The part of an RNA shown here (large-subunit ribosomal RNA, domain VI) has 269 nucleotides and comes from Microgenomates group bacterium RBG_19FT_COMBO_39_10. Model confidence (mean pLDDT): 85 of 100. NCBI's taxonomy places the organism under Bacteria, Bacteria candidate phyla.
Context: one part of a larger RNA
RNA sequence: CGUUGGAUACUUGAGAGAAGCUGACCAUAGUACGAGAGGACCUGGUUGGAGGAAUCCCUAGUGUGCCAGUUGUUACCGUCAGGUGCAUUGCUGGGUAGCUACAUUCCUUCGGGAUAACCGCUGAAAGCAUCUAAGCGGGAAGCCCAUCUCAAGAUAAGGUAUCCUUCCGCGUUUAACGCGGGAAAGAUCGGUAGGAGAUUACUACCUUGAUAGGCGACCGGUGUAAGCACAGUAAUGUGUUUAGCUAAGUCGUACUAAUCGAUCAAAGG
Numbered sequence: 001c002g003u004u005g006g007a008u009a010c011u012u013g014a015g016a017g018a019a020g021c022u023g024a025c026c027a028u029a030g031u032a033c034g035a036g037a038g039g040a041c042c043u044g045g046u047u048g049g050a051g052g053a054a055u056c057c058c059u060a061g062u063g064u065g066c067c068a069g070u071u072g073u074u075a076c077c078g079u080c081a082g083g084u085g086c087a088u089u090g091c092u093g094g095g096u097a098g099c100u101a102c103a104u105u106c107c108u109u110c111g112g113g114a115u116a117a118c119c120g121c122u123g124a125a126a127g128c129a130u131c132u133a134a135g136c137g138g139g140a141a142g143c144c145c146a147u148c149u150c151a152a153g154a155u156a157a158g159g160u161a162u163c164c165u166u167c168c169g170c171g172u173u174u175a176a177c178g179c180g181g182g183a184a185a186g187a188u189c190g191g192u193a194g195g196a197g198a199u200u201a202c203u204a205c206c207u208u209g210a211u212a213g214g215c216g217a218c219c220g221g222u223g224u225a226a227g228c229a230c231a232g233u234a235a236u237g238u239g240u241u242u243a244g245c246u247a248a249g250u251c252g253u254a255c256u257a258a259u260c261g262a263u264c265a266a267a268g269g
Stems, first nucleotide, its partner, number of pairs: 001153001005164007015150004021049007033038001050108006059101004066094005071087003075084003111145003118138004167181005172175001186264004190206005211257003214253005220246003227240005
C1' cells in the first nucleotide's frame, strides 16, 4: 500500500514444512517341519538403542552480586579486636533463582483410502485355455489422509463475534459534491518492567495501580556472628545461640517511580 468505512479479538485452511528408524527378549513352541542336528511363519506382550520435543518436581553441574573456613601482605580503617583491598573469584567447602544434562516426562502409535511388483475370481476374442480385452478382489517401511507447526499478499486477499461513527457552518452544478472546523472505537508516542529480547518485536502494568525498587513475613542457602561472661599460662573451648548474615524465589504492603499529557485516526450504499 492492498484486501472497498474504521477497529479489537477469535478462527477456517488453499498451500508449505516437520516427523517417518530399529534391536533384543518372552509366550505361542522346542510346536509345524525334519531321520537327526536343528528349528519357524503368523499372532500377542515386555524392554532397549538412536533421533526429537518439553520441563526443572527428583538427581547432578554451573552459579565471578550468597554463607563459611583459611594463607600472605612494607596497603587501608590511628593501635588492639573486628573488618576492607590485593594475590586466577587468592585458595578451599557448600550453594538460592536462572541456565543446563548426566535428570524427568512424552513422541516416532493405531487406523483408513488408492496402488507397485506380485497373487487371484469370473471371462471371451480363439466352443479349449487364459488375472484382462468388458468386469470384480487381495497386496508394501513407499503414495494420499490421519499426528504436530506455520499459514487469507490464498490479489479468488475468506469467516464469526463485538465496538465506533455518519456532527456543525458556508458555497453550489443538489450530489457517494467542494471547502473549513470539532469529534469515536482504537492505535502510537511516553513511562515502570520481564515468561520476551542484538535493534525491533512480543508480553504484563501505568494511581479505578502490585509493573519494578524499597520494606515486612516466609521458603531456601550457609552453619552457631560480633560483643560479653566463664574455663585455660596460652593456642583455644564453652554459654548467650540451631545464632548471625543472606542474590536473582513466594506472598503481602502504595513508601518511591509508572506525572500531566501529546499525536494519529475519520467514512460507506